This is a predicted structure of a 354-nucleotide part of an RNA (large-subunit ribosomal RNA, domain IV) from an activated sludge metagenome. Rfam family: Bacterial large subunit ribosomal RNA. Its family is annotated with structural constituent of ribosome and ribosome in the Gene Ontology. The RNAcentral record of the full RNA draws on SILVA. Model confidence (mean pLDDT): 86 of 100.

Context: one part of a larger RNA
This record gives sequence, structure tokens and C1' cells, in this order.
RNA sequence: CCAUCGUUAAGGAACUAGGCAAUCUAACCCCGUAACUUCGGGAGAAGGGGUGCCCUGGGUGGAUGCUGCUGUAACGCAGUUAUUUACUUGGGGUCGCAGUGACAAGGCUCGAGCGACUGUUUAACAAAAACACAGGUCUCUGCUAAGCCGAAAGGCGACGUAUAGGGGCUGACACCUGCCCAAUGCCAGAAGGUUAACAGGAGAGCUUAGGCGCAAGCCGAAGGUUUGAAUCGAAGCCCUGGUGAAUGGCGGCCGUAACUAUAACGGUCCUAAGGUAGCGAAAUUCCUUGUCGGGUAAGUUCCGACCUGCACGAAAGGUGUAACGACUUGAGCGCUGUCUCAACGAUGGACUCG
Repeated sequence: CCAUCGUUAAGGAACUAGGCAAUCUAACCCCGUAACUUCGGGAGAAGGGGUGCCCUGGGUGGAUGCUGCUGUAACGCAGUUAUUUACUUGGGGUCGCAGUGACAAGGCUCGAGCGACUGUUUAACAAAAACACAGGUCUCUGCUAAGCCGAAAGGCGACGUAUAGGGGCUGACACCUGCCCAAUGCCAGAAGGUUAACAGGAGAGCUUAGGCGCAAGCCGAAGGUUUGAAUCGAAGCCCUGGUGAAUGGCGGCCGUAACUAUAACGGUCCUAAGGUAGCGAAAUUCCUUGUCGGGUAAGUUCCGACCUGCACGAAAGGUGUAACGACUUGAGCGCUGUCUCAACGAUGGACUCG
């Protein structure tokens, strides 16, 4: 010097990103216990007191023995200054620095955020505010169910049957959940338009028996073959409606009140409709350490307000909320070698020799 421990004057978080780490606290009995609350909790809240040993009383039981009672041996009931044992509650005394004498055994309080809660998770850098959850809601499914696995057979769903099963979103509870159906999706509709194969076959081409021609060649039936117009023709799309706890969206400019400022009010443009309630510098605020208030001697954090919301907002839920949390954040009490500032000691290494 390193690791693991022990003790420490005075101070007591001045350390540090942060009380990280280490103290403090701790068992049992008694007293006592606030806000808030879903009346269960909160709560071991907080905060106090006691605890050894010896002597001596009180109370309540058990077991065994003995005695008595009924029919009594057993069982039962009653009694007992017999023995023994358990619990509990007084008084007196006594020793130590210290009596749950060692070991083992909550530090506490106040404010805020997030998530209701117990749970689950990145085996081996993340335990959380993430996932799940009960509850809510939408949607599909009438049973050979929907959905899923499989090439099929077949299986799960389910030996269930809409109070059931699958899927999506939200996430206890309380109060609520606004406007827009123009776009996209889904559902319903069927008059019209468009539209495939199929059907259909007008017509056309090739081929040639034959005919015509001096010839070159021309015409050309039937059959075969290659094509092929009109017409017919479903769903879908266009179309008509509906639908937001479907995907989603939820404006701009100008003026105006008897100080000023502001604008309840008016005008205008655009839109499918222009953000309602509630919340708001927020896990969201760039400017920003916004401004004011609180706490501190001093506070970019924190709490309460304001609203100018760069860029909150209502089941990708909004706002609250008792309880809960190895969560995040701010403050305080207690406590301490975290620190001022270091010292001493112990054990094992390191080091020296072999």
C1' cells in the first nucleotide's frame, strides 16, 4: 500500500450527482397515537415508560394423591393448609456503567410525480413509471360456431353453447368522456353507370371440287380451319346512407369599451369540424434559472400559483384519489469517520529470506 473489520476528541452531511456507504433504531409488556380515508385502514403512526436477582403477599388454572356423593370399580361432580406445575399481579430488598446485559430482531416524519393494489419481466449490465391485473367498452361467433394448428386426416376451441368462446383498445375506485362521417376503414343498400370467364355468333381470312381464260391468272360451293362484332353476363368499384371506447382530425386575419391595457362584441377568409370539461413552464415549456409566493443566510432542483399550452386534453382516455411501492424527486428530525482531517488497532495479503 490492498482487502475485510474495530474504536475515535470537537463538530455532525460541511461529503457527494445523490446521506452512496456505514451508523442510529430493533425483542416482549404497558401507556399513547394526527392529517386523510374506499371506514377496512393510516398504525408498530409518531412519542413515552418498563425488563436482572433475592425475599414476601394476592389472583386464576392444570396434573397427581386423598376424602365425599349417585348404583361406583371406571367415567363424572364437589371438596382438600397433601404434592407438583403454569400464567398473572402487588410490596420490600439488593448488585453493576449497563438487566431483551451475549446472539438474533423496524430509523422516523412531511411534500410531490408515476402506477390503483398482490403479482410479472430483460437466466448473466435495466425490476421500472414497462407487462399483467380485476373492472370498462367495441367487435366477431347460432354450433360441423368464430378463431387457431395442420399437406390432409385430424386436433384445439369444448365433451363448452351468447351469463359462452375469439379478437382489439383501456386499465381498481370516484366524477366524467365534448365537436367532426369530408378522407380512410367497416356495416347496410340496391335503382342507375362500369365490369371477367362463359354463352353468342354478324362478318372476315386460309384451304379447293369445280368454273372461266391461249396463258399468266381470276372467281369459288360444301367441308375443314384461323379469327370474330352486336347481345347476355356476378361480386367489386362508382353510387346512396350509417358508424368514433373505428384509422384519424379538432383554424387564420382585422377592428372595437369614457386613462391605459384588455376585448364580452363586430367584420372577413377558409374548413368535415375548428379543442368542450378538466389540467397546464407539466415524465409534455423551445425561449427558460419565465414571473410571483413558500422553504434556505444563500435554492438551474422542490412545493403553491399565474397562463404567453414552441408542441396538454378526454378509453394511444381526462382530472382526482385512501391504501400499496427494493420506483423517481424535494425537505426535515435522529444518527453517524460521508466529510473538516485524519489517527490508532486487528486479521489476511503485498514485501524480505528460504